[in-house]
Context: one part of a larger RNA
RNA sequence: UAGAGUUGAGGGAAUUCGGCAAAUUAGCCCUGUGACUUCGGUAGAAGGGGUGCCUGCUUCGUAGGAAGCAGGUUGCAAUCACUAGGGGGGUCCAACUGUUUAUUAAAAACGUAGGUCUCUGCCAGUCUGCAAAGAUGUGUAUAGAGGCCGAUCUCUGCUCACUGCCAGUACGUGAAAAUCCUUUUCAAGGGAUAUAAGCGCUGGUGAAGAGCGGGCCUAACUCUGAGGCUCUCACGGUAGCGUAAUACCUUGCCGGUUUAAUGCCGGCUUGCACCAAUGAGAUAAUGAGAUCCCCACUGUCCCCAACUUUCAGCCGAUGAACUCGCCGCGCGGUGAAAACGCCGCGGACUCCAAGCGGGAAGAGAAGACCCCACAGAGGUUUACCAUAGCCUAAUGUUGUGAUAUGAUUUUGAAAGUGCAGCGUAGAUGGGAGCCACAGAAAUGGUCUCGCUAGGGAUCAUGGAGGCAAAAGUGAAACACCAUCCUUUGAAAAUUAUAUUGCUUACUCGGAAGAGGACACCAUUAGGUGGAUGGUUGGACUGGGACGGUACACCCCUGAAAUAGUAUCAGGGGUAUCCAAAGGUCUGCUCAGUCGAGUCAGAAAUUCGACGUAGAAUACAAGAGUAAAAGCAGGCUUAACUGCAUCUUACACAACGAGGGAUGCAGGUUCGAAAGAAAGGUCUAGAGAACGGUAGUGUGUCUAUUAAAGGGACCCUACUCUGAUAGUGAACUUACCUUGGGGGUAAUGGACUAGUCGCGGGUGAGAGUUCACAUCGACCCCGCGGUUUGGGACUUCGCCGUCGUCUCAUGGCAUCCUGGCUGUGCAUAAGCAGCCAAGGGUGGAGGUGUUAACUCAUUAAAGCCGUACGUUAGUUGGGUUGAGAACGGUGCGAGCCAGUUUGGAUACUAUCUGCUUGGAGUGUAGAUUGCCUGAAGAGAAGAACCCCCUAGUACGAGAGGAACAGGGGAUCGUAGCCUAUAGUUUACCAGUUGUCUGACAAGGCACUGCUGGGUAGCCACGCUAUAAUGGAUAAAAGCUGAAAGCAUCUAAGCAUGAAGCCAUCCCUAAAAAUAGGCAAUCAUUCCUGUAGCAAAUGUCUUGGACAAUUUGCGUAGGGACAAGGGCAACAGUAGAAGACUGUUUUGAUAGGUCAAGGGUGUAAGCUGCAAGCUUCGGCGAGCAGUUCAGCCUAUUGAUA
Repeated sequence: UAGAGUUGAGGGAAUUCGGCAAAUUAGCCCUGUGACUUCGGUAGAAGGGGUGCCUGCUUCGUAGGAAGCAGGUUGCAAUCACUAGGGGGGUCCAACUGUUUAUUAAAAACGUAGGUCUCUGCCAGUCUGCAAAGAUGUGUAUAGAGGCCGAUCUCUGCUCACUGCCAGUACGUGAAAAUCCUUUUCAAGGGAUAUAAGCGCUGGUGAAGAGCGGGCCUAACUCUGAGGCUCUCACGGUAGCGUAAUACCUUGCCGGUUUAAUGCCGGCUUGCACCAAUGAGAUAAUGAGAUCCCCACUGUCCCCAACUUUCAGCCGAUGAACUCGCCGCGCGGUGAAAACGCCGCGGACUCCAAGCGGGAAGAGAAGACCCCACAGAGGUUUACCAUAGCCUAAUGUUGUGAUAUGAUUUUGAAAGUGCAGCGUAGAUGGGAGCCACAGAAAUGGUCUCGCUAGGGAUCAUGGAGGCAAAAGUGAAACACCAUCCUUUGAAAAUUAUAUUGCUUACUCGGAAGAGGACACCAUUAGGUGGAUGGUUGGACUGGGACGGUACACCCCUGAAAUAGUAUCAGGGGUAUCCAAAGGUCUGCUCAGUCGAGUCAGAAAUUCGACGUAGAAUACAAGAGUAAAAGCAGGCUUAACUGCAUCUUACACAACGAGGGAUGCAGGUUCGAAAGAAAGGUCUAGAGAACGGUAGUGUGUCUAUUAAAGGGACCCUACUCUGAUAGUGAACUUACCUUGGGGGUAAUGGACUAGUCGCGGGUGAGAGUUCACAUCGACCCCGCGGUUUGGGACUUCGCCGUCGUCUCAUGGCAUCCUGGCUGUGCAUAAGCAGCCAAGGGUGGAGGUGUUAACUCAUUAAAGCCGUACGUUAGUUGGGUUGAGAACGGUGCGAGCCAGUUUGGAUACUAUCUGCUUGGAGUGUAGAUUGCCUGAAGAGAAGAACCCCCUAGUACGAGAGGAACAGGGGAUCGUAGCCUAUAGUUUACCAGUUGUCUGACAAGGCACUGCUGGGUAGCCACGCUAUAAUGGAUAAAAGCUGAAAGCAUCUAAGCAUGAAGCCAUCCCUAAAAAUAGGCAAUCAUUCCUGUAGCAAAUGUCUUGGACAAUUUGCGUAGGGACAAGGGCAACAGUAGAAGACUGUUUUGAUAGGUCAAGGGUGUAAGCUGCAAGCUUCGGCGAGCAGUUCAGCCUAUUGAUA
């Protein structure tokens, strides 16, 4: 410091997003209780009073006990501790009690009683299941299921155009199966007919999904617009409410609340974008809901202080984790644009400990925002493709009748009129006879056909002939027989459809019985079908999205004088048109101007002259073009078939379709011919595979051969992909996931500086006059790097994002204070400018706000930078997750720099840095003490008010200074505790509950609570906090030249600021140039590796070598000394170390005694006491003993 607590002077919400937290209140009894109200509530509203103990008595109760009355009595305080509502008012939302995101959301969300709509008559409907079957339910419409709204009260408007649902449906469309036709037969195939559901169509339906306008004019002040006109729709928002949980503008306007209100409340209302069961409005009660105000209360705050305790600190024991390339200074610069490590300068002895949290773009988590991925997943739907389910048709299961209407076959019947012909001649063949009393001709009736001539059938009458042949007419000749055609109607059989029966399949039922060829079930077929499954959800892109198409082509510029060349660079075009606007032959010359000419004009048609293209060219632009490529006329189809090379595409990786040029072969047009012509003067006008269609293609293959047909292939043509070398394809995700990206956005940085801020030049003008006291247009030139942009350099294996608080630090373009200058400066007050950054720059209201606004002060209430300073410092109101609501939007899932409510802020500090405290080394011996002061740090002070000067200077007056001097208070800084104030878990006293049997004395209940309170620590308290010198800035001077003058300057002299340097306080010999002074001790002895010297020995005498001895003796070690440390007791000190004091030559600490101080009169004993009494005594309490007792961190004495 932090956690948990206690207390707090004066103020009392000034704190803050917000009274968060804390405090207040509290039990029981009595009293009293407003608005409002669903009459139940609200309500413990609010507010007020009482409360202990003792003695006696009364009432109730079986009793424990309860409720009272009277008297006495104590304390600061009597629910004395524990326990135990703070209250009131306005608004929003939800009626209420309830439920919910176990683990950040308790809510306005869900639910709820209640309202309403839809389905459902029971093997129901709905749900589960592949099915069997099961649930609802052994329930039956007062029931069950589903949807919406959500108590209650007043209400719930208009719209059926769209979507859905329901119903209907003459007609259209409509599958399989069926029927018919066709394909020479058959078959595949093709066509047609009829047709179910569905769709179209018609109608209904809103407490189904949903929706509910615009313009203009108008009343005798103005305003407004009852009213009118007009466009338009399915209808144009009614009641109610309204700046709202909904209003962008918006802090709307007005009123209230406040000193001040982006708040709240009440109104108004032009409602960006309220609105009626996705319910509208009102609403008592309720709410750990949201919001505003008031009272009380308080350490939330002004402004913090003290205390308790737990961590922490120290000692002992035990003993993790994260993390970890190495290293581990500052500033400036550089650099992938934010460096401990690079460059420069500076700093810097080694180590330890306690703290702080600036940096290590700290650790943690392969960023959750953004983009990307031919990565996923959840959700949605009128995405694409399927599927379950459902509806419907056909067939099977599946039998038997009737009726109606068709169809087919068979049987039998009737009819068949061109003209001519007696005449109603179906066709062909045979044919000379046939029919007739089994009733001919004829007549009448009925029915029927009919071409209106007549025919047929039948009945009656009738009672014997009629027809054919021949002739004639005609294309055909007739009686009669046979076959066949067309039409009509009849019967039978088969069959279809519709309707309606039956019962035996089948279904239900225990049965009776009910249903019944239906249904169930199966197969095939059509419809419907986010209920379910799978899949897709282009690209480019100064991030992405929206926009656009720069996605296939053509022309010009860009393009840097060959060619080629990019951008969401600039300017424009194409996805056609033409049977002539093509080919060829021949001829001509255009635009314009001038002249001439009837109507005729500037301009019609005509003539003449000039006329290099100033015209024209199908269409863009560029290029090209004059006996033409332009304009005409004639004849024509070369806009033909096949093939090749080159090119578009430079030269060598490849590149399709398409286009172009040239040539060859064939056939053709024009031309006398040479020749020209394979479309348009050239550069745009284009399209793969699969599939489909077509072909008068003498093309190929194919079921043993042939033919025909069919099928397949090849070729050609047509039909398509504009995301244009061509995939089959919608949204949403804030519930989201994965993989990646700083290849790419949002914040910061770096760069830039259009924008922004500031300055300058010039000086039109304003300023009565006068550019420059002051202001200053147009135009021009800069600076800054605080705005907003730009590009996308850094960061996506992660740099915490707005504002507040805290702590700051720097710049000056200065808000105040200081010094000056000018003034349109009399004074005062200003205005403008110059120097100046030492210090100061505050408190409130609403708002998350920064900002802006407001209030009252003030000398002033500066502008900026610092990773928009500051999250391993705070907060978490805003933004920006998951819940929820409103408005808007979307069919929907969902979405909205729209609003509203709710919603986890974690890290033990390794290095560095900073604030402190220590240990050691060095400083050429050691130690002790006293200094110096390089250097560092400070603001240690800053500003104000009053008095006096002085009612003076000045001024007509009104007004009204200054220098010098004095006093006070504010802020800051440092210190202190005599007094004041706080604390005071030392202490003293009172007292509640309970326990230790009672008293006394104690334990526990926050120190139980309450009243006091010394020392210490402290602020709210007290004390201190001058002035001067030096050098300067702006400025103002003296003398004075360059420049005979002038000039503050060039030489020289002298002024001038809160600013600079000193004076002042503090640190400071580790200041490596490591300082100075003084005192004390030591510089002595022992040992002694190395080394040196001497002696001895060996060897070839110079000398070398080996060992031993002696001596000197460096380093190191030891002894001794000054001094210090340890140890013991302590505190003027203190986290540990350290520091300071004491240690018998002693008051250092404890104890004791005394003084002072705190509390407030101890225990025991004696007396008294309301009353009661069994007369023994009981009794709250009072008085005396007693300024007592108890305690003491202060002072003194005491060995």
Annotation: The part of an RNA shown here (large-subunit ribosomal RNA, half B) has 1199 nucleotides and comes from an archaeon. Model confidence (mean pLDDT): 82 of 100. Its Rfam family is "Archaeal large subunit ribosomal RNA". Rfam links the family to the GO terms ribosome and structural constituent of ribosome.